[in-house]
Molecule: transfer RNA
Organism: Ardenticatenales bacterium
RNA sequence: GCUCCGGUAGCUCAAAGGAAGAGCACGAAUCUCCUAAAUUCGGGGUUCAGGGUUCGACUCCCUGCUGGAGCA
Numbered sequence: 001g002c003u004c005c006g007g008u009a010g011c012u013c014a015a016a017g018g019a020a021g022a023g024c025a026c027g028a029a030u031c032u033c034c035u036a037a038a039u040u041c042g043g044g045g046u047u048c049a050g051g052g053u054u055c056g057a058c059u060c061c062c063u064g065c066u067g068g069a070g071c072a
Base pairs, nucleotide, nucleotide: 001071002070003069004068005067006066007065010024011023012022013021018055026042027041028040029039030038048064049063050062051061052060
């Protein structure tokens, strides 16, 4: 330098056009002599950035940034 894959909650990942969810973590309650476990509830997101397409974009297109893999 070229090609491919990824970037979404604190972490690991879903969502493949109809407006974002799960597990773990965190907080609270119940339970317990206390802690842990268990159960229930709750908070938490400029979906990497900027443009474009569309009635509507995490999703499709373009450019850039960043991480990884391969080739040279």